[in-house]
RNA sequence: GGGCUCAUGGCCUAGUGGUAUGGCGUUCGCUUGACGUGCGAAAGGUCCCCGGUUCGAAUCCGGGUGGGCCCA
Repeated sequence: GGGCUCAUGGCCUAGUGGUAUGGCGUUCGCUUGACGUGCGAAAGGUCCCCGGUUCGAAUCCGGGUGGGCCCA
């Protein structure tokens, strides 16, 4: 220098154009003498950034940034 690939709550993860899914964790409640387990509930996301297409973009297109792999 060239090619491929990934980026989604604190962590992991699903999601092929129509309100963003689940698990762990956190907080609260019930249960316990207490802790843990179990059960119920809640908070937590401008989907890496900028632009484009579209009535509508996490999703499609272009550029950028960062991580990984390959070639030179």

A computed fold for a 72-nucleotide RNA from a Candidatus Woesearchaeota archaeon, annotated as transfer RNA. The prediction has a mean pLDDT of 83. Rfam family: tRNA. About the family: Transfer RNA (tRNA) molecules are approximately 80 nucleotides in length. The family's RNA type in Rfam is transfer RNA. The source organism's lineage runs through Archaea, Nanobdellati and Candidatus Woesearchaeota.